[in-house]
Molecule: SAM riboswitch aptamer (S box leader)
Organism: soil metagenome
RNA sequence: CUCAUCCAGAGAGGUGGAGGGAACGGCCCGAGGAAGCCCGGCAACCAGCGCGUGACGCGCCAGGUGCCAAUUCCGGCGGAGAGAUCCGCAAGAUGAG
Numbered sequence: 001c002u003c004a005u006c007c008a009g010a011g012a013g014g015u016g017g018a019g020g021g022a023a024c025g026g027c028c029c030g031a032g033g034a035a036g037c038c039c040g041g042c043a044a045c046c047a048g049c050g051c052g053u054g055a056c057g058c059g060c061c062a063g064g065u066g067c068c069a070a071u072u073c074c075g076g077c078g079g080a081g082a083g084a085u086c087c088g089c090a091a092g093a094u095g096a097g
Base pairs, nucleotide, nucleotide: 001097002096003095004094005093006092011039013038014037015036019029020028021027024075025074026073040068041067042066045064046063048060049059050058051057052056072091077088078087079086080085
């Protein structure tokens, strides 16, 4: 940089001790213990296996990642709508190349 996905899902465990939710603005979570680490769990993008296909799809599995408060916690830019709200973009995250 490109493509796909982001309203589902996941522990009254151990350790650790004050922070955390990307950034900014909010709003939250946290000594009734934050981050991190271990264990546990969720999911199924890639890999592997099987069966079909024009592209590709379905199933199995769990090796490589990822993830486990709140929709990506909400918002920021544009559009539609009387409004509730809806659609799109940006930014970000994850995977694959």